RNA sequence: AGAGUUUGAUCCUGGCUCAGGACGAACGCUGGCGGCGUGCCUAAGACAUGCAAGUCGAGCGGGGUGGGCGGGGCAACCCGUGCAUCAAGCGGCGGACGGGUGAGUAACACGUAGGUAAUCUGCCCAUGGGGCCGGGACAACAUUUCGAAAGGGAUGCUAAUACCGGGUAAGCUCGCCGAGCCGGGAGGCUGGGAGAGGAAAGGGGAAACCCGCCGAUGGAGGAGCCUGCGGCCCAUUAGCUUGUUGGUGAGGUAAAGGCCCACCAAGGCGACGAUGGGUAGCCGGCCUGAGAGGGUGAACGGCCACACUGGGACUGAGAUACGGCCCAGACUCCUACGGGAGGCAGCAGUCGGGAAUUUUCCACAAUGGGCGAAAGCCUGAUGGAGCAACGCCGCGUGAGUGAAGAAGGCCUUCGGGUUGUAAAGCUCUGUCAUUGGGGAAGAAAGAAAUGACGGUACCCGAGAAGGAAGCCCCGGCUAACUACGUGCCAGCAGCCGCGGUAAGACGUAGGGGGCAAGCGUUGUCCGGAAUUACUGGGCGUAAAGGGCGUGUAGGCGGUUUCUUAAGUCAGGCGUAAAAACUCAGGGCUCAACCUUGAGGUGGCGUUUGAAACUGGGGGACUUGAGGGCAGUAGAGGAAAGCGGAAUUCCCGGUGUAGCAGUGAAAUGCGUAGAUAUCGGGAGGAACACCAGUGGCGAAGGCGGCUUUCUGGGCUGUACCUGACGCUGAGGCGCGAAAGCUAGGGGAGCGAACGGGAUUAGAUACCCCGGUAGUCCUAGCCGUAAACGAUGGGUACUAGGUGUGGGAGGUAUCGACCCCUUCCGUGCCGGAGUUAACGCAAUAAGUACCCCGCCUGGGGAGUACGGCCGCAAGGUUGAAACUCAAAGGAAUUGACGGGGGCCCGCACAAGCAGUGGAGCAUGUGGUUUAAUUCGACGCAACGCGAAGAACCUUACCAGGGCUUGACAUCCUCUGAAUUCUGACGAAAGUUGGGAGUGCCGGGAAACCGGAGCAGGGAGACAGGUGGUGCAUGGUUGUCGUCAGCUCGUGUCGUGAGAUGUUGGGUUAAGUCCCGCAACGAGCGCAACCCCUAUUCUUUGUUGCCAGCACGCGAGGUGGGCACUCAAAGGAGACUGCCGGAGACAAUUCGGAGGAAGGUGGGGAUGACGUCAAAUCAUCAUGCCCCUUAUGUUCUGGGCUACACACGUGCUACAAUGGUCGGCACAACGGGCAGCGAGGCCGCGAGGCGGAGCCAAUCCCAAAAAGCCGGUCUCAGUUCGGAUUGCAGGCUGCAACUCGCCUGCAUGAAGCUGGAAUUGCUAGUAAUCGCGGAUCAGCAUGCCGCGGUGAAUACGUUCCCGGGCCUUGUACACACCGCCCGUCACACCACGAAAGUCGGCGACACCCGAAGCCGGUGGGCCAACCCGCAAGGGGGGCAGCCGUCGAAGGUGGGGUUGAUGAUUGGGGUGAAGUCGUAACAAGGUAGCCGUAUCGGAAGGUGCGGCUG
Repeated sequence: AGAGUUUGAUCCUGGCUCAGGACGAACGCUGGCGGCGUGCCUAAGACAUGCAAGUCGAGCGGGGUGGGCGGGGCAACCCGUGCAUCAAGCGGCGGACGGGUGAGUAACACGUAGGUAAUCUGCCCAUGGGGCCGGGACAACAUUUCGAAAGGGAUGCUAAUACCGGGUAAGCUCGCCGAGCCGGGAGGCUGGGAGAGGAAAGGGGAAACCCGCCGAUGGAGGAGCCUGCGGCCCAUUAGCUUGUUGGUGAGGUAAAGGCCCACCAAGGCGACGAUGGGUAGCCGGCCUGAGAGGGUGAACGGCCACACUGGGACUGAGAUACGGCCCAGACUCCUACGGGAGGCAGCAGUCGGGAAUUUUCCACAAUGGGCGAAAGCCUGAUGGAGCAACGCCGCGUGAGUGAAGAAGGCCUUCGGGUUGUAAAGCUCUGUCAUUGGGGAAGAAAGAAAUGACGGUACCCGAGAAGGAAGCCCCGGCUAACUACGUGCCAGCAGCCGCGGUAAGACGUAGGGGGCAAGCGUUGUCCGGAAUUACUGGGCGUAAAGGGCGUGUAGGCGGUUUCUUAAGUCAGGCGUAAAAACUCAGGGCUCAACCUUGAGGUGGCGUUUGAAACUGGGGGACUUGAGGGCAGUAGAGGAAAGCGGAAUUCCCGGUGUAGCAGUGAAAUGCGUAGAUAUCGGGAGGAACACCAGUGGCGAAGGCGGCUUUCUGGGCUGUACCUGACGCUGAGGCGCGAAAGCUAGGGGAGCGAACGGGAUUAGAUACCCCGGUAGUCCUAGCCGUAAACGAUGGGUACUAGGUGUGGGAGGUAUCGACCCCUUCCGUGCCGGAGUUAACGCAAUAAGUACCCCGCCUGGGGAGUACGGCCGCAAGGUUGAAACUCAAAGGAAUUGACGGGGGCCCGCACAAGCAGUGGAGCAUGUGGUUUAAUUCGACGCAACGCGAAGAACCUUACCAGGGCUUGACAUCCUCUGAAUUCUGACGAAAGUUGGGAGUGCCGGGAAACCGGAGCAGGGAGACAGGUGGUGCAUGGUUGUCGUCAGCUCGUGUCGUGAGAUGUUGGGUUAAGUCCCGCAACGAGCGCAACCCCUAUUCUUUGUUGCCAGCACGCGAGGUGGGCACUCAAAGGAGACUGCCGGAGACAAUUCGGAGGAAGGUGGGGAUGACGUCAAAUCAUCAUGCCCCUUAUGUUCUGGGCUACACACGUGCUACAAUGGUCGGCACAACGGGCAGCGAGGCCGCGAGGCGGAGCCAAUCCCAAAAAGCCGGUCUCAGUUCGGAUUGCAGGCUGCAACUCGCCUGCAUGAAGCUGGAAUUGCUAGUAAUCGCGGAUCAGCAUGCCGCGGUGAAUACGUUCCCGGGCCUUGUACACACCGCCCGUCACACCACGAAAGUCGGCGACACCCGAAGCCGGUGGGCCAACCCGCAAGGGGGGCAGCCGUCGAAGGUGGGGUUGAUGAUUGGGGUGAAGUCGUAACAAGGUAGCCGUAUCGGAAGGUGCGGCUG
């Protein structure tokens, strides 16, 4: 620091996702040790049990217990005294600290800075004083009594540092008189005078003295109250408030104050967000981040709040009190049913909840707290230990050596590679753990005592590599790859996405990568995210400028001077607790951790100063702004009046059969007289030409003419005012069309509607009609693609050229040009800018000011709520859910029922066909045991197949074989081979006989080898089994179309472009010219073959002009002239002439020439497309079969047959059939061959065999044609199918299933519907001939020659193609994309008669405890009077009242859950209907509105160009 993901690719916008860090975590797998931390985030749920706050006998009385002393007594025992100790009581201090929790709280609760001149303060410290005289009780206790208990009642006794009275006293308190100083002020401080009020307690000690007590003053620490500022969300919460705001007075408090009360006034708060709702303890800090910021508030520390829920006070220095009290409520427990008891959010612990959070431990040794004079007691504070990998930190699980690179595993191209120095082996070490021994600090100034932790840390020794490694990942992001299994299954997945038989993405294994006592996952937060942008974003087209103006608050604001000091800047001071953080040190062996010092803590307060800038105040100015004066243009607005053209209607005339309408029609109108035409009239609406990227207006918008009223602008002048300005949240006004209300009006047009067409349908497009409406008046509505998709203002920043309005200059008779300038409105264009397109002084440039708006797509401008509206609806405006995109601009293609240019038998013009018939052949379908397989638009279908009776053959049935029909290796036997028998359909099974070779060694026996055959074992063979979508190779097709690319350069951010486009030209990217291109490659052309002319050479088997021979035949002699053969040359190149053209390329015409503009034909097929075809030619990966999916044999099938299609043949006849005669080819083939003459047969053919391995012989007859005869228009002397009989040939064999012949039979068919094919010249058509395959079997295929046409105006149209251009929402590329209804499933949401809860107010009722007030007839020790009785003073109970919690009733509010049904939305597999949009998308689309329709949608009106 970035990366992945939208596209065919690109740039941009924009969201989603990832890599990092963190955690009080949880879950999964795993787990050795230690240190330091941390540990109910949920139920502020409920709690068994124990403990967590007591202490003081030196405040007091009595009692118990123990043991003394003294006295009495015989003793039991009694009396007195005093010691120790125990527990209860009176009394004091402490239970307001410490500890827990975060429910409540949006608040002066917290933080920070201040104020208190408005306050209190026990214990503690300091100072200076005081402590006199009296009195009466109440507990305990005793007796008695009630009660189950808890607990009470009555009577009696008693002490105090308990309580009370009196005295004295202050510098204390109170009011009064009065002085000084201070303060802005309320007021404060310090003296003075007289008066009133107004304290106390003792204890210990032998004593000294100590501890207490009372008043006062001050301090320290603590607390209360007040204020400025700061920190959450919702405006779909906009108004709130009656003690409310203030005043006066009284009350209350420690204290200011509506804190409370009475009266008076009517205020107070709020867009700088009141009120309401939701959420939440706040902070130091913590996490993250470069920072700014964002998130958070566990542990530690500060503050607050709470203590079962709600209310209340008492005591006290302090509480409205966690382990106190009272009341109410809920819950739990006890009960004798009458009543009682309780409050773990203290430490442990339990249940429950939950994904989840520990021991009912030890000790007061340390630190701290309470009490005490002290000893001491208490202390779940605290110090420690335990549990938990929950976190951080540290350590270990060994180190060295060790190649035969062991074994095993995995992979493999079978060679090897890898695991891997890894292991083993050898040599060492001893951390941790284990064990034995020693053994602290923590303890506290001088002595002693005192350690929970703990025999812990630490030290020494011992043995032994022994006890100690896992988890995740390996497609990209992202570091790490193979095999097998699986086969869109199982599964994975953070995003993109993997999986449909070769998965580096699933599962397993091997290997590898990462981290490591942990590793992953999940959740949450920050980061990356400049993706809310203060730092630091945007708004023409990506999301985003308000429809337009006016103007309030607010924000911002010209020149100059003086002043002020709020902002601003600088210095000082205070504060900013500690901890935390950073730096430098120190201590635990290091680290984590702990600790010392320093730094920082942006802030706030205070004070001193500065005065440039901003602000405030005073003065001045004129350039901003406004006014005056003089001109000026205009569809600016409102009202009234007037005008002509046209449409329609009415009346009349003329006139007759049509008119109107369309692609074509029809509906419609018209003989009752239309249309047409003439005249007259009525009525409404709109204003041709002028008219113009002309004018005016803020926008919407405004168009005949005249008049009236009225707004704004521009120019000139520089006379006046003197900053009066800009913008503008809310507000107010204006605001096209459609629409609404009421009343008019209604010619034309025209939603809806009716009819006619079109169509599969046509709720449309087209046509005929036609109502609302369109028009006017008044009032609503308030929206549009209300657009320049561009808010307003000001200033600045090159030019050029139009146009509208004005002014000036020069010149002139003249404003005709020309120049300058201001305002408006266009185009082009530079810098700059932009993602690009583009914008460019009318900015989208450079800046400033103000407003509005945006933050992924869908859901949705929807729902709910509010506001507005008569309604339609408008405005404001979400969420759940869902997707990994949605988008902008540009690029290359492809496509278009877009355009331009140009080709092609593409059309047209012609000729002949196909489609109809019969047959042949192929295919589909059907059938079958099998009808083997493949090929399927063009580019499958007389195709693979250049030839299925067996074979072929792959199929079927049946019979056989299993190392196999075929290959290699091993072993045994045998030469090979040949004759012959049985069974069998054959294959095969099973017998018999003959037979011994070749090579090498050796004397021989014999051994070895090659080859062949048979037996055996296993490696293996074999497969026309699958996959052409795993492949090679080959082929088809676009297309013999003219294209396809590259290097360098240049342009562009880039994909890409340029070149290759353009002007010409060509068959051609052929060539020329031009050009930011210059060159090059693959294609084109040429080079090659055949053919057309000619020459040379050579003449046998070819030829024969002349000569000779010959009945005849080039048969012979002879010859090589000719034909011909086959080798080599020549020839044609727009070379020549003329025209056109640009002086070019080229083209047109001509000459010459056998041939003329590539002469004709062939071979030759660019980059690529179609997952095109072929695993059955062959090859081949993988998969599958292995006594069978291999192999062999016989028979059958591939030849089936209701049908359908393709390709052909033969015909339908007279340009013909038939009979006879006669003529002329070329290419080819031939030894298991072609086969002559001759003979036989009607014939197919047979007999026979000459010649020929071929320019020699044969196939071989060419046929159409020509001549002659016949047939005479008919299902025929056309046509030949079909069938019968008889034959022939091939072959082992023609039944299924061959070909041919003869005789007989003689079907359909009389020129072929829609549709469709070929062909442009030696072509079509027509005629025959040859060949391959082949034993035999072509109407097919491949070739050959003979005869031999017609037509092409032309490129509008159909098809295909090329180039340029345009649009695009397509890129699997139009066989594309894509919209809506309907049907089904699932999901979330809205509405809904209602139903059930929560919350917080309000009204009323009831009213506990308690404070306060009143009363107080009942009761009362202290003081006073009184001898007393009694009275007084003072108080208490009780009662009454105000307030008052809980509770009750009621109507509303708000929020949530649920609800039959219902509404739309989203998602889903290959459902249904249509085709709306994207191309001119086939009616251009879209926006607003109205209306109609199954649906997309259609139509009307106005608007936009996207």

Model confidence (mean pLDDT): 85 of 100. A computed fold for a 1506-nucleotide RNA from a Bacillota bacterium, annotated as small-subunit ribosomal RNA. Taxonomically the source falls in Bacillota (Bacteria, Bacillati).